Description: A computed fold for a 341-nucleotide part of an RNA from Bacillales bacterium UBA3789, annotated as small-subunit ribosomal RNA, central domain. Rfam family: Bacterial small subunit ribosomal RNA. Its mean pLDDT, the model's own confidence on a scale to 100, is 87. It was read from a public genome assembly.
Context: one part of a larger RNA
């Protein structure tokens, strides 16, 4: 390569959007490019295949013929492609409900920690397995009020909820995304994937300006030890926090790419309709069939099929090195090979 594969051995791209290309619903007609018949023409010799002859047989030899492969003419018309007409199932739209920490942005609140003033009050607090550093008679701890500032929202809270995904949890207000259900009015295949792009993306990290109560990377005393650049203690600066711009990686995990379709049931919950029997979407458990090396999945597939993307290919070297590209930088991204086993 062909193939076989990707939950856990290698192997799903961190999530969307969407170019180009791949695939694509239902009926009619037409064409005849794909596709298939049938003729002719070409296809160097030799080998390869089929048939047959000669060396006693075989290798060998000779002799005869096809497939494939392109041209051109003729026909066929299912599929596939085009054209052209038409449908409504797929898609979308409208309408009339709804759930909902989905985004943003202004404002407000209420408990706590911290600090400051003041009162009361005296000698001890705090830390720890045990202790010292440390703080306090210049009145700490403690307790009562007031004040100030930052951050984070106790219960409610739920294998509950909304988002693509990262994420999202005080309460009002404004502005906005998307979802579902019920109708079947309107369009009339507009669909699905999607390489390249192009947006978003947690901490932590960077730039500039601003904030600092709390926690706390370094950093410094105590301490434990043989040592202790550590787990413990008592200080603590960056950071966490807001504005803008920049990183662009995570065990970004359901370690499971996205779509359609079909395949026993049972049982919790959330969100609608509803003639109350049921149905429709979500979330979660046990389970058939059937997968699977086992575990387990099992209608929210790891079953049955189909179509498109991405990624795998012993094991270390190595996500290294060079090179190129991107970032201010850290450093991303893309990516080997000498050797060794």
């Nucleotide at each position: 390569u062909u193939g076989g594969g990707u939950g856990u051995a290698a192997a799903g791209g961190g999530u969307g959007c969407g170019u180009a290309g791949g695939c694509g619903g239902u009926u009619u007609a037409a064409c005849a490019a794909g596709u298939c018949u049938g003729u002719g023409g070409u296809c160097u010799a030799a080998g390869c295949c089929c048939g047959a002859a000669g060396c006693u047989u075989a290798a060998c030899u000779u002799c005869g013929g096809u497939c494939c492969g392109c041209c051109a003419c003729a026909g066929a018309a299912a599929c596939u492609a085009u054209u052209a007409a038409a449908c409504u199932u797929g898609a979308g739209u409208g309408u009339a409900g709804u759930a909902g920490a989905g985004g943003c942005a202004a404002g407000u609140g209420g408990a706590a920690u911290u600090u400051c003033u003041a009162g009361u009050g005296u000698a001890g607090c705090g830390g720890u397995u045990a202790a010292a550093u440390g703080c306090g008679u210049a009145g700490a701890u403690a307790u009562u009020a007031g004040a100030a500032g930052g951050a984070a929202c106790a219960c409610c809270a739920g294998u509950g909820g909304c988002g693509a995904a990262g994420g999202c949890g005080a309460c009002u207000u404004g502005c906005u995304g998307g979802g579902c259900u019920a109708u079947u009015a309107c369009u009339g295949a507009c669909g699905c994937u999607g390489a390249g792009g192009c947006a978003c993306g947690a901490a932590a990290g960077c730039g500039u300006g601003g904030g600092g109560a709390g926690c706390a990377a370094a950093u410094a005393g105590g301490a434990u030890u043989a040592g202790a650049u550590a787990c413990c203690c008592u200080a603590g600066u960056a950071g966490u926090c807001c504005a803008c711009g920049c990183c662009g990686u995570a065990a970004a995990c359901g370690u499971u790419g996205g779509a359609u379709a079909c395949u026993a049931a049972g049982u919790g919950u959330c969100g609608g309709a509803u003639u109350u029997a049921u149905u429709c979407g979500g979330u979660g458990c046990u389970g058939a069939a059937g997968u699977u090396a086992a575990c387990a999945c099992a209608u929210u597939a790891a079953g049955u099929a189909u179509c498109c993307c991405a990624c795998c290919u012993g094991a270390g070297u190595a996500g290294u090195a060079c090179g190129g590209u991107c970032g201010c930088a850290a450093g991303g991204c893309u990516g080997a090979a000498a050797c060794u086993c």